This is a predicted structure of a 72-nucleotide RNA (transfer RNA) from a soil metagenome. The sequence is in RNAcentral, with records from MGnify.
[in-house]
RNA sequence: GGGGUCGUGGUGUAACGGCAGCACACCGGACUUUUAAUCCGGCGCGUAAGGGUUCAAGUCCCUUCGACCCCA
Numbered sequence: 001g002g003g004g005u006c007g008u009g010g011u012g013u014a015a016c017g018g019c020a021g022c023a024c025a026c027c028g029g030a031c032u033u034u035u036a037a038u039c040c041g042g043c044g045c046g047u048a049a050g051g052g053u054u055c056a057a058g059u060c061c062c063u064u065c066g067a068c069c070c071c072a
Base pairs, nucleotide, nucleotide: 001071002070003069004068005067006066007065010024011023012022013021018055026042027041028040029039030038048064049063050062051061052060
């Protein structure tokens, strides 16, 4: 330099173009002599940035940034 995959809460991971969910973590409560475990409830400025298409974009298109892989 060329090509490819990917970027979603604190972390991991889903989401035929149609309300962004689940688990863990965190917070509160129950239980327990206490802790842990278990159970119940709650909290989340989460879609890398900008633009385009569309009634509607995490999803499709373009550019940029970043991570990883392959080729040179």
It matches the Rfam family "tRNA". By type it is a transfer RNA.